The RNA shown here (transfer RNA) has 72 nucleotides and comes from a Patescibacteria group bacterium.
Rfam family: tRNA. The family's RNA type in Rfam is transfer RNA.
RNA sequence: UCCGGAGUAGCUCAACGGUAGAGCAGCGCUCUGUUAAAGCGUUGGUUACUGGUUCGAAUCCAGUCUCCGGAG
Numbered sequence: 001u002c003c004g005g006a007g008u009a010g011c012u013c014a015a016c017g018g019u020a021g022a023g024c025a026g027c028g029c030u031c032u033g034u035u036a037a038a039g040c041g042u043u044g045g046u047u048a049c050u051g052g053u054u055c056g057a058a059u060c061c062a063g064u065c066u067c068c069g070g071a072g
Base pairs, nucleotide, nucleotide: 001071002070003069004068005067006066007065010024011023012022013021018055026042027041028040029039030038048064049063050062051061052060
């Protein structure tokens, strides 16, 4: 320098162009001698960034940044 992949909640990951979710973690409650476990509920998001397309973008397009892999 070129090619490919990845970037979404604190963490691990989902999500046909049509309300952004799950598990774990956190918080509250139940359970009990207490803790743990278990059960119920709940909080938490600039979907890396900037533009574009579209009635509508995490998703499509362009550029930028970071990380991983490959080629030279």